[in-house]
Context: one part of a larger RNA
């Protein structure tokens, strides 16, 4: 580009891709069938284990160089607060993850060897010639996915002059394009608040202290479930999604 006015949105499914599953345990069948006894099965149902495959993170559990206490060394005179050593070292949300979860199901069809019913050429016999029945992790469906460019090029709803980008605020996305929310008729992201979450009780005061002559004095208690923090949720238009091509 076509698909024969343009557009959005839901569809259908021609075609196609993945298909993974293996192996074993226990119960029950049954103390059964068999077999003088001693021992001793299977079909077939039900429950699980383990390897391995995809997939997700609500549980556990690992990491968490956001973050939060402690704590050394050294610098900012000191105190407080900090900066460097990913210093150490104890915790840890969210993301990621495996050691953790789920799925790897049932069933349907046609069928291979094989097993068969009627049954004739060939008065009998014959599963086969005509007919009709079973029958395998293999085949086709089921399951996940792709998919109107399927040229037989689809269906249905809507709307009918602006409409589709960029530009800009983003992230469930993401190498680069590209997808996807948003763009003041707005919660997009960022600030403020709350809430939840992590860390353990902040400074600065009062008191208490082993001892000192006295100055002071590690530490401790109380104020304090405090202080910090925050890739989370919410609430809010104070910034920034303006203006523009």
């Nucleotide at each position: 580009u076509g698909u024969u006015g343009g557009a959005u949105g839901u569809c259908u499914g021609a075609a196609g891709g993945g298909a993974a599953g293996g192996a074993c345990u226990u119960u029950u069948u049954a103390g059964u069938a068999c077999g003088a006894g001693a021992g001793g099965a299977a079909c077939g149902a039900a429950a699980g284990u383990u390897c391995g495959a995809a997939g997700c993170c609500a549980c556990u559990g690992g990491u968490c160089u956001a973050c939060c206490a402690a704590u050394u060394a050294u610098c900012u005179g000191a105190u407080a607060a900090g900066g460097u050593a990913u210093g150490u070292u104890g915790g840890g949300c969210a993301g990621c993850u495996a050691c953790g979860c789920u799925u790897u199901a049932a069933g349907g069809g046609a069928u291979a060897a094989a097993u068969g019913c009627u049954g004739a050429a060939a008065g009998c016999a014959u599963c086969u010639a005509a007919g009709c029945a079973u029958g395998a992790a293999a085949c086709c469906c089921g399951c996940c996915u792709u998919g109107a460019a399927a040229a037989g090029a689809g269906a249905c709803a809507u709307c009918u002059u602006g409409a589709a980008a960029c530009u800009c605020u983003c992230a469930u996305a993401g190498a680069a394009g590209a997808u996807g929310a948003g763009u003041u008729u707005g919660a997009u992201g960022g600030a403020a608040c709350c809430a939840a979450u992590g860390u353990a009780u902040a400074a600065g005061u009062g008191c208490c202290a082993a001892g000192g002559c006295a100055a002071c004095g590690a530490g401790g208690c109380a104020u304090u479930a405090a202080g910090c923090a925050u890739g989370u949720g919410g609430u809010c238009a104070c910034c920034a999604a303006u203006c523009g091509u």

The part of an RNA shown here (large-subunit ribosomal RNA, domain VI) has 245 nucleotides and comes from a marine sediment metagenome. The RNAcentral record of the full RNA draws on MGnify.